[in-house]
Background
This is a predicted structure of a 74-nucleotide RNA (transfer RNA) from an Oscillospiraceae bacterium. Its mean pLDDT, the model's own confidence on a scale to 100, is 83. Its Rfam family is "tRNA". It is annotated as a transfer RNA.
RNA sequence: CCGCCCGUGGCGAAGCCGGAUAUCGCAGCAGAUUCCGAUUCUGAAGGACGGGGGUUCAAAUCCCUCCGGGCGGG
Numbered sequence: 001c002c003g004c005c006c007g008u009g010g011c012g013a014a015g016c017c018g019g020a021u022a023u024c025g026c027a028g029c030a031g032a033u034u035c036c037g038a039u040u041c042u043g044a045a046g047g048a049c050g051g052g053g054g055u056u057c058a059a060a061u062c063c064c065u066c067c068g069g070g071c072g073g074g
Stems, first nucleotide, its partner, number of pairs: 001073007010026004019057001029043004050066005
């Protein structure tokens, strides 16, 4: 320098051939259970999807660019 892949709540993933103010697990919080704790059960909260721009009635999902990470090549 070139090519490909990835970037979604604290962590790990799904969703990515556009269509609802985004789903699941773990962690954390509250409650129930217990003598206490663990386990189990219940509930609530937390992200608008790496940044910016564009297309569209509508974008996490398409396009452009930048940033970060990984792999390969020179």